[in-house]
RNA sequence: GUGAGGCGCGCCUAGGGUUCCGUCACCCGCAUUCGAGCAGGUGGGACUGGUCCGAGAGGCGAGGCGGACGCCGGACGCGGCAACCGUUCCACGGCGGGACAAAAGCCCGGGAGGU
Numbered sequence: 001g002u003g004a005g006g007c008g009c010g011c012c013u014a015g016g017g018u019u020c021c022g023u024c025a026c027c028c029g030c031a032u033u034c035g036a037g038c039a040g041g042u043g044g045g046a047c048u049g050g051u052c053c054g055a056g057a058g059g060c061g062a063g064g065c066g067g068a069c070g071c072c073g074g075a076c077g078c079g080g081c082a083a084c085c086g087u088u089c090c091a092c093g094g095c096g097g098g099a100c101a102a103a104a105g106c107c108c109g110g111g112a113g114g115u
Stems, first nucleotide, its partner, number of pairs: 007063001009061004015053002020050002022047001023044005029038002064087004070081004090110001092113001096108003
């Protein structure tokens, strides 16, 4: 300097916004024992929440992949099954853009850059 590989998924969390629900404020109709309540509308996420999104550098799980061995089938190449071992270590990181209703540690991205 070059090539190949270093797995994706599910559940959860940090975090995130505001489509829906709820809540809060106001308006308004019904009602009224003048209080609550029921229906609708507008606005608010510097509204705790439910739904929702959600980590390469967060957690858990099974799988996938690799390994040697055993058993079964087969003339052979090879195919199948169960268990076991491994899948380690390291990881500072913009600006900007993108999607969904919108935002984000999501995607661009183990990127640019840095050591």
Overview:
The RNA shown here (Guanidine-I riboswitch aptamer) has 115 nucleotides and comes from an Actinomycetes bacterium. It was read from a public genome assembly, where an Rfam model found it. Rfam family: Guanidine-I riboswitch aptamer. About the family: This family represents a conserved RNA structure found upstream of the ykkC and yxkD genes in Bacillus subtilis and related genes in other bacteria. The prediction has a mean pLDDT of 81.